[in-house]
RNA sequence: UCUGUAAAGGGCAAACCGCUCGAAAGAGCGGGACGCAAAGCCACUGGCCUACGUUCCGAGCCCCCUCGGAAUAGGGUCGCAGAGCUGCCAGGC
Numbered sequence: 001u002c003u004g005u006a007a008a009g010g011g012c013a014a015a016c017c018g019c020u021c022g023a024a025a026g027a028g029c030g031g032g033a034c035g036c037a038a039a040g041c042c043a044c045u046g047g048c049c050u051a052c053g054u055u056c057c058g059a060g061c062c063c064c065c066u067c068g069g070a071a072u073a074g075g076g077u078c079g080c081a082g083a084g085c086u087g088c089c090a091g092g093c
Base pairs, nucleotide, nucleotide: 001092002091003090004089011036012035016031017030018029019028020027021026034079040085041084044082045081046080047077048076049075050074053072054071055070056069057068058067059066060065
């Protein structure tokens, strides 16, 4: 530096369930294993999800207010991909 067919010691833990937090997406902890050779770290880039709040549009007679829709500040996702940082074992160079 490249590779992950096999081995050893191991590691992580999707869905789902319980409790807690959150408006939501989702997160934490416990149980649980679909998978994972970086499923270790990092929201930097793109994607995706969300939208308490904001703006606009529509409806309810106008305002107020309520409901619905679109966009979005913000939030989330690293188990969507890329970039960055770090690393176990074995093998090749």
This is a predicted structure of a 93-nucleotide RNA (c-di-GMP-I-GGC riboswitch aptamer) from Desulfacinum hydrothermale DSM 13146. Lineage of the source: Bacteria > Thermodesulfobacteriota > Syntrophobacteria > Syntrophobacterales > Desulfacinum hydrothermale.